[in-house]
RNA sequence: CGGUUAUCAAGAAAGGUGGAGGGAAUAGACCCUGUGAAACCUUAGCAACCCUUUGUAUCCAAAAGACAGAGAAGGUGCUACAUUCUAUCCGUACGUACCGGCAUGGGCCGGUAUCUGCCGGAAUAGAUAACAC
Numbered sequence: 001c002g003g004u005u006a007u008c009a010a011g012a013a014a015g016g017u018g019g020a021g022g023g024a025a026u027a028g029a030c031c032c033u034g035u036g037a038a039a040c041c042u043u044a045g046c047a048a049c050c051c052u053u054u055g056u057a058u059c060c061a062a063a064a065g066a067c068a069g070a071g072a073a074g075g076u077g078c079u080a081c082a083u084u085c086u087a088u089c090c091g092u093a094c095g096u097a098c099c100g101g102c103a104u105g106g107g108c109c110g111g112u113a114u115c116u117g118c119c120g121g122a123a124u125a126g127a128u129a130a131c132a133c
Stems, first nucleotide, its partner, number of pairs: 003131006013043005021032003026087004044079003049075002051071006083125001088122004092117001095114008
């Protein structure tokens, strides 16, 4: 640099240096930022991937792995907005149009088409961890 697996709508701050950008890429939007961006340093915190540990089932037994729980010394990671939102594919509540039936204070039911949404699912891409190479 690539690969595999898992997770990604939760959570969590201040100070110093710095001095204009930042929110991955492409495009469109929207937001943050001289009331100080990125980056670096210090301390703090969040989380629980590796880690420490308990139990359960399987296994002749053990180990390893799986599931459930607890912990947080160490290795990472993270501490605006859902991975900030959308894009590709599939489905689809509601709405709209048309058709048919029932009804006649203007509605109800069904079908077809079309469309939408902090609707759902999948894919692609990304981020992080562990593993193998």
Predicted 3D model of a 133-nucleotide RNA (SAM riboswitch aptamer (S box leader)) from Flavobacteriaceae bacterium CP2B.
Taxonomically the source falls in Flavobacteriaceae (Bacteria, Pseudomonadati, Bacteroidota, Flavobacteriia).
It was read from a public genome assembly, where an Rfam model found it.
The prediction has a mean pLDDT of 80.